[in-house]
RNA sequence: AGAACACUUUGAGGGUGGGUGAAAUUCCCCAUCGGCGGUACAGUCCGCAAACGCUGCAAAUAACUCAAUAGGCAGCGCCGAAAGGGUGCGAUUCCCUUACCGACGGUUAAAGUCCGGAUAGGAAAAGGAUGUU
Repeated sequence: AGAACACUUUGAGGGUGGGUGAAAUUCCCCAUCGGCGGUACAGUCCGCAAACGCUGCAAAUAACUCAAUAGGCAGCGCCGAAAGGGUGCGAUUCCCUUACCGACGGUUAAAGUCCGGAUAGGAAAAGGAUGUU
């Protein structure tokens, strides 16, 4: 100095605006938010994570039977949305203009922004230490 393994920490933001209505932070108008890696700086490119669906597996007992609860692991599927102009060697990433998108469950009424699973999980980032070469 490089690689592998384990460990520690970090690891998602956003409406006490208006209207209608018996009722809406859910509809309409307006406002507002943007995880991680790659790449000329990205919510919209490429890939990943979470969420959701399906399938399979396993554990707790000395042993057997019955009942109940909450979870774990693996694989597969699913996985939203942008155009025009400008600068430049190079940007679907910067600048200008105008657009668009947003899991599942809940709710006096349909949710990116409220409540909940979630003090969860997690792509990944940083850190110091150990062993080997």

The prediction has a mean pLDDT of 76. A computed fold for a 133-nucleotide RNA, annotated as FMN riboswitch aptamer (RFN element). It matches the Rfam family "FMN riboswitch aptamer (RFN element)". Rfam's curators write: The RFN element is a highly conserved domain that is found frequently in the 5'-untranslated regions of prokaryotic mRNAs that encode for flavin mononucleotide (FMN) biosynthesis and transport proteins. It was read from a public genome assembly, where an Rfam model found it.